[in-house]
RNA sequence: CGAAGAGGUCGAGGCGAUCGCCGGCGGUGGCGCGGCAACGUGUCCACCGCGGGAGGAAAGUCCGAGCUUCACAGGGCAGGGUGCUGGUUAACGGCCAGUCGAGGCAACUCGCAGGACAGUGCAACAGAAAACAAACCGCCGGCCGCAAGGACGGUAAGGGUGAAAAGGUGCGGUAAGAGCGCACCGCUCCGCUGGUGACAGCGGGGGCACGGUAAACCCCACCCGAAGCAAGACCAGACAGGGGUCGCGUGGCCCGCGCGAUGACUCCGGGUUGGUCGCUGGAGCCCGUCAGCAAUGGCGGGCCUAGAUGAAUGAUCGCCACCACACAGAACUCGGCUUACCGACCUCUUUGCCGA
Numbered sequence: 001c002g003a004a005g006a007g008g009u010c011g012a013g014g015c016g017a018u019c020g021c022c023g024g025c026g027g028u029g030g031c032g033c034g035g036c037a038a039c040g041u042g043u044c045c046a047c048c049g050c051g052g053g054a055g056g057a058a059a060g061u062c063c064g065a066g067c068u069u070c071a072c073a074g075g076g077c078a079g080g081g082u083g084c085u086g087g088u089u090a091a092c093g094g095c096c097a098g099u100c101g102a103g104g105c106a107a108c109u110c111g112c113a114g115g116a117c118a119g120u121g122c123a124a125c126a127g128a129a130a131a132c133a134a135a136c137c138g139c140c141g142g143c144c145g146c147a148a149g150g151a152c153g154g155u156a157a158g159g160g161u162g163a164a165a166a167g168g169u170g171c172g173g174u175a176a177g178a179g180c181g182c183a184c185c186g187c188u189c190c191g192c193u194g195g196u197g198a199c200a201g202c203g204g205g206g207g208c209a210c211g212g213u214a215a216a217c218c219c220c221a222c223c224c225g226a227a228g229c230a231a232g233a234c235c236a237g238a239c240a241g242g243g244g245u246c247g248c249g250u251g252g253c254c255c256g257c258g259c260g261a262u263g264a265c266u267c268c269g270g271g272u273u274g275g276u277c278g279c280u281g282g283a284g285c286c287c288g289u290c291a292g293c294a295a296u297g298g299c300g301g302g303c304c305u306a307g308a309u310g311a312a313u314g315a316u317c318g319c320c321a322c323c324a325c326a327c328a329g330a331a332c333u334c335g336g337c338u339u340a341c342c343g344a345c346c347u348c349u350u351u352g353c354c355g356a
C1' cells in the first nucleotide's frame, strides 16, 4: 500500500429565542368539603415558576419470565418443547467457554450435534443387485466346436448404474481373484494417562463384524396447568324482570379439590358506555473496583430517565455545520432472538506485496 476477519460506538444535526401539546412537582387565586374561627384538605378549574417528554430496533410477537385471575395449580393420561459438555441466569430454545464435525493458507466462521443390535417403516429413476447381498460387461478354468462362439463352474480386482454397491492404498499370493496373508491408514474391543466433562493421546488385541434415513414413526433423558393489562381490583350511578338446565369452577380427558338450591351456569330481554388503581423506581441506568478466560456476579458511589386513553413528543426564526438522507413512532414491564436500515467513526487480528 492492498485483500480479508472479529468486535464496538454513534445514527442526521448542534446552540439560542419564541409559540404550542402531554404528564410531574411547587406556589397563588377560585370553587367544593371539614371546622365557631384560625386553618386544613382536594378525583376540580385558571395562572405563574421549575425541571421531564420515542428507538437501536419502540417493529415481528418467535422464545423465556415477572405480575394478575382461575384452587398461591395436586396425581395421572394425552399433547407440546428441548437434545454434545461445562458454566451463567429469575428463566430460556438466550449468552459465555470448550469438545467434535464441516469450510478457509490464516485471522476466523458455520452446525436441527442423543439413540439406527428395542421395534416398525422408507429409498423415485437408473442398475444384474438397495440389505440374512448380487453377477450385466469383464477375468480365469476345464469341456464342446474347424472357427466364430456355446453351456457349466470359479471370481468380485477392472468397467458400467446410482445420492449411496458391503473398508482404503501398496506388496505378496493365485488358474483368475479375494483381509486370502502382511505393512500403513481407518474401524471395533480392552487397558493406561490427561480432563469436572464432552473428549483427546498412547499401548495392546481382533481381519473387519454392525450400510443410510429419527427435519419417518418411535425410544431415552429433562422441562411444560390455562388465559392474558380489553389481565384484574375498586368506587359511583342506572335498570325490570322473565324463561331454560341441574350442576358449575375445569379451557383435551380421568381422578382429586372447592362452591352450590335464598345457588350456580347459560340463553333471551333490560341498564351502563363514568371515574380511580393496575401504570412505571425496575431482575433499572451510569461510573469505579474486586472475582472470573468469558457470559456474569459481589461491593462502593451517583442518577430518576414518557406514562397517554381519541391517545402528547411539534412549529417558526437566527447562527454554525451541511448539500441533505436510512429503517422507523412507546401503550403492563423486563431478559433474549429475529427482521429492517443512508451512512460515519474507532479498536484488535490474519494474509500478500514493496522499502529500510
Stems, first nucleotide, its partner, number of pairs: 001352010013320007021053002024050007031042004055327001059338002062336005067228004074255004079224005084098005099113001100111004114219002119217002121213002136159002138155004143150002167185006186208001187206008232277004241268001244265003247259003284303008
Bacterial RNase P class A from a Kofleriaceae bacterium, 356 nucleotides, folded computationally. Lineage of the source: Bacteria > Myxococcota > Polyangia > Haliangiales > Kofleriaceae. The coordinates come from a structure-prediction model, not an experiment, and the mean pLDDT is 75. Rfam family: Bacterial RNase P class A. Rfam classes the family as a ribozyme.